This is a predicted structure of a 116-nucleotide RNA (SAM riboswitch aptamer (S box leader)) from Mucilaginibacter gracilis. Of the family's consensus pairs, 94% are formed in the model.
RNA sequence: UACUUAUCCAGAAAGACCGAGGGAAAGGCCCUUUGACGUCUUGGCAACCUCUACAGCGUUCCGCUGAUAAAAGGUGCUAAUUCCUCCCUGGAGUAAUGCACCGGGAAAGAUAAGUU
Numbered sequence: 001u002a003c004u005u006a007u008c009c010a011g012a013a014a015g016a017c018c019g020a021g022g023g024a025a026a027g028g029c030c031c032u033u034u035g036a037c038g039u040c041u042u043g044g045c046a047a048c049c050u051c052u053a054c055a056g057c058g059u060u061c062c063g064c065u066g067a068u069a070a071a072a073g074g075u076g077c078u079a080a081u082u083c084c085u086c087c088c089u090g091g092a093g094u095a096a097u098g099c100a101c102c103g104g105g106a107a108a109g110a111u112a113a114g115u116u
Base pairs, nucleotide, nucleotide: 002115003114004113005112006111007110008109013042014041015040016039017038021031022030023029026085027084028083043078044077045076048074049073050072052069053068054066055065056064057063058062082108087105088104089103090102091101093099094098
């Protein structure tokens, strides 16, 4: 770099430095000199992987599973559902193929684990 699988309506901020943009693209909408974004420090959240305990099962000094517990290690996350839409589609409203509303799916993206 690419591929596969899983998850994405829950949760979690203070300080220091910097100084104008940021929320992936576009449209919207929002955050932001009452200092955003970013970097660092200290916290926190969560439970993907590892570890531990417990329970169940099996071929029983080992292994598998868990819609169980814990949170030590590896990541991750800590404005807004992945902020919303953007492609296809169902419903109901409407004169309407449009529009706004309520859903489903896909695509894209993010994170983890594995493979390359």
The sequence is in RNAcentral, with records from Rfam. The coordinates come from a structure-prediction model, not an experiment, and the mean pLDDT is 82.